[in-house]
This is a predicted structure of a 77-nucleotide RNA (c-di-GMP-I-GGC riboswitch aptamer). Its mean pLDDT, the model's own confidence on a scale to 100, is 85.
RNA sequence: GGCGAUAAGGGCAAACCGGGCGCAAGCCCGGGGCGCAAAGCCAAGACUCCCGGUUGGGGAGGGUCAGGCUACCGAAU
Numbered sequence: 001g002g003c004g005a006u007a008a009g010g011g012c013a014a015a016c017c018g019g020g021c022g023c024a025a026g027c028c029c030g031g032g033g034c035g036c037a038a039a040g041c042c043a044a045g046a047c048u049c050c051c052g053g054u055u056g057g058g059g060a061g062g063g064u065c066a067g068g069c070u071a072c073c074g075a076a077u
Stems, first nucleotide, its partner, number of pairs: 002077001003074002011036002016031006034063001040069003045065002047061005
């Protein structure tokens, strides 16, 4: 460096519920915990979704794929 345990200490937080925002997709806060070894950061190339004044455009999603950067631990190999 690769790799990733039924390891240790921590971390994040799906569905769902409550409150708020938004036309919507969806987002924020709290609860919750299905999962995650980058489910940390960047980023909308691909892809998916929403809107209409419809082919021009505006918006949402990184817990969809690919990409860039950085990082805790150390069994097996």
Its Rfam family is "c-di-GMP-I-GGC riboswitch aptamer". Rfam 15.1 lists 1,298 matches to the family in 717 species.